[in-house]
RNA sequence: GGGCCCGUAGCUUAGCCUGGCCAGAGCAUUGGUCUUAUACACCAAGGGUCGGCGGUUCAAAUCCGCCCGGGCCCA
Numbered sequence: 001g002g003g004c005c006c007g008u009a010g011c012u013u014a015g016c017c018u019g020g021c022c023a024g025a026g027c028a029u030u031g032g033u034c035u036u037a038u039a040c041a042c043c044a045a046g047g048g049u050c051g052g053c054g055g056u057u058c059a060a061a062u063c064c065g066c067c068c069g070g071g072c073c074c075a
Base pairs, nucleotide, nucleotide: 001074002073003072004071005070006069007068010027011026012025013024020058029045030044031043032042033041051067052066053065054064055063
């Protein structure tokens, strides 16, 4: 220098190919019930502007371009 894969909540991740319900789940966190108390269990709540910028579109996590970070391969 060239090619491929990955980046979504504190953590692990689904969804991306085929654009469209205000972006879901588990764990964790907070509050409550329960308990003498803690844990377990159950109920509820908060937490994301989907790595960044730009483009296409009525509409982008999803399509396109560039860049950043991580990994692998070729030279």
Predicted 3D model of a 75-nucleotide RNA (transfer RNA) from archaeon GW2011_AR10.
Model confidence (mean pLDDT): 84 of 100.
It matches the Rfam family "tRNA". Gene Ontology term of the family: triplet codon-amino acid adaptor activity.
The RNAcentral record of the sequence draws on ENA.